[in-house]
RNA sequence: GCAUUGGUGGUUCAAUGGUAGAAUUCUCGCUUGCCAUGCGAGACAUCUGGGUCCGAUUCCCAGCCAGUGCA
Numbered sequence: 001g002c003a004u005u006g007g008u009g010g011u012u013c014a015a016u017g018g019u020a021g022a023a024u025u026c027u028c029g030c031u032u033g034c035c036a037u038g039c040g041a042g043a044c045a046u047c048u049g050g051g052u053c054c055g056a057u058u059c060c061c062a063g064c065c066a067g068u069g070c071a
Base pairs, nucleotide, nucleotide: 001070002069003068004067005066006065007064010024011023012022013021018054025043026042027041028040029039030038047063048062049061050060051059
């Protein structure tokens, strides 16, 4: 340089156009004589900009970042 894959709570991953869910994490409460476990409640997110669409995490374009292959 060319091709290709990906970017979603603090972390690891879902979500085939209709206002994003799980595990883990953190905080508070209950439970216990204390801790741990368990239970309940809460906090936290779509890389950036544009386009299409009634509606975009999803489709298209450009950029940024990361991985892989070739040179």
Overview
This is a predicted structure of a 71-nucleotide RNA (transfer RNA) from Gasterosteus aculeatus. The RNAcentral record of the sequence draws on Rfam. The coordinates come from a structure-prediction model, not an experiment, and the mean pLDDT is 81.